Overview:
The RNA shown here (c-di-AMP riboswitch aptamer (ydaO/yuaA leader)) has 127 nucleotides and comes from an Actinomycetota bacterium. It was read from a public genome assembly, where an Rfam model found it. NCBI's taxonomy places the organism under Bacteria, Bacillati, Actinomycetota.
């Protein structure tokens, strides 16, 4: 200096002869996230049965933080689906920007659209 919300102030206790620093526990501000009415929105996809209504069969739980989504090829595994690994690209994101990088990971636990009031959580980590 950069990514990121991840900063500032203050009180109590511990340690100390005292102050500071450090450690632990609170409070406030600021920034960021989640839950949460009305109204509105949503109430799946594929195939077949002549069409519609309708019926039958098969497939997939859902959600959150974050830019980190999506497609193709090869391989692994499986009855198949889901999934995993590698490569190429890509929505999107970052920077010191005619260029160079990223395009991850983690969490909730069958449950949550939006959302006033209200409730609640975070203040890290990395280069």
């Nucleotide at each position: 200096g950069c990514c990121g919300a991840g900063u500032c102030g203050u009180c109590c206790g511990g340690c100390u002869g005292c102050c500071g620093a450090c450690c632990g526990g609170g409070c406030g501000a600021a920034c960021g996230g989640g839950g949460g009415a009305a109204c509105c929105a949503c109430c799946g996809c594929c195939g077949g049965a002549c069409g519609g209504a309708u019926c039958c069969g098969g497939c997939c739980g859902g959600g959150g933080c974050g830019a980190g989504u999506u497609g193709g090829g090869c391989g692994c595994a499986u009855u198949g689906c889901c999934g995993c690994g590698c490569c190429c690209a890509u929505a999107g994101c970052g920077c010191a920007c005619a260029g160079c990088g990223c395009g991850a990971g983690c969490c909730c636990g069958u449950c949550a659209g939006c959302u006033c009031a209200c409730c609640u959580c975070g203040u890290a980590g990395g280069c």